[in-house]
RNA sequence: UCGUGCUAGAUGGGGAGCUAGCGGUGCCCUGACCCCCGUAAGGGGCGACCCGCAAUCCGCUAUAGCGGGAUUGAAUUCCUCUUGGAGGGACGGGCGUAUUGCACGGCGCAGAUGGCGCAGCGUGGAAGGUUGGGUCCGGCGCGGCAAAAGCCUGUGAACCCCGCCAGGGUCGGAAGACAGCAACGGUAAGCAGUCACUUUUGGGUGCCGUCGGGGUGCCUGACCGGAGCCAGCGAAUCGGCGCACGACGGGACGCUCGCCUCGAAGAGAGGUGCACGA
Numbered sequence: 001u002c003g004u005g006c007u008a009g010a011u012g013g014g015g016a017g018c019u020a021g022c023g024g025u026g027c028c029c030u031g032a033c034c035c036c037c038g039u040a041a042g043g044g045g046c047g048a049c050c051c052g053c054a055a056u057c058c059g060c061u062a063u064a065g066c067g068g069g070a071u072u073g074a075a076u077u078c079c080u081c082u083u084g085g086a087g088g089g090a091c092g093g094g095c096g097u098a099u100u101g102c103a104c105g106g107c108g109c110a111g112a113u114g115g116c117g118c119a120g121c122g123u124g125g126a127a128g129g130u131u132g133g134g135u136c137c138g139g140c141g142c143g144g145c146a147a148a149a150g151c152c153u154g155u156g157a158a159c160c161c162c163g164c165c166a167g168g169g170u171c172g173g174a175a176g177a178c179a180g181c182a183a184c185g186g187u188a189a190g191c192a193g194u195c196a197c198u199u200u201u202g203g204g205u206g207c208c209g210u211c212g213g214g215g216u217g218c219c220u221g222a223c224c225g226g227a228g229c230c231a232g233c234g235a236a237u238c239g240g241c242g243c244a245c246g247a248c249g250g251g252a253c254g255c256u257c258g259c260c261u262c263g264a265a266g267a268g269a270g271g272u273g274c275a276c277g278a
Stems, first nucleotide, its partner, number of pairs: 001278006009072003012030004020061005034045004049069005078271006087262003091258007099250003104246002106243004111238003116234003120229002128224008136213006142206002145202006152193004161186003169178003
């Protein structure tokens, strides 16, 4: 160096998470082998030997998945180092989006205050003061209105109301007397009307009178007084309510930057047996 047989090892790796820790199942990244499309470059799919176990977790403890089987096997395949940087994670910054909190500023609404400006009132006399009247309440009166009654007018009784009573009737010898229906006239109760007058009663009654009370709010007369009054508008201040435009704060999501960390594929360098035969 070659050949044969075997053994260690290998038959994926990584991130976050879980955990005291390690590995696995599940999630994410990578993508061996295989399959599909394509002439090709390339694109797509599956997801890492097989069986059993496992998020209400499973197995283990630095030799840190376990049990059973299969394949490969000292190198393109195992091991170490370097490089590489798909992708994940932590922290911080910036920007954006929607959201939420607060109510500092802003805006709006109504209110209060003082009285700065404008307007209005005021020497044809403001504020303030004194005094009287009204407004308010009660009593009495008067008026008005309404109702009822009276008064008045009309009507009003077959008979049981009145007067006068034709006719007729009764009594009488007669003279005459008497009772009396209708008509006529009148009247009672009742009905209707008038509402001038009288009385009584009532009220959502009064430009009324009078007596008293109350009050200083308002209106008003007189007098004193002698320059302010007022708060409509604007401005200011104060507190209240609302909006959420700006500011500030919170967490969420997206993009991006910085830094830290883990780190797959790929690339490079090095390392690694045993037996027999030639």

Bacterial large signal recognition particle RNA from a Pseudomonadota bacterium, 278 nucleotides, folded computationally. The sequence is in RNAcentral, with records from ENA. The coordinates come from a structure-prediction model, not an experiment, and the mean pLDDT is 80. Rfam family: Bacterial large signal recognition particle RNA. Rfam classes the family as a non-coding RNA gene.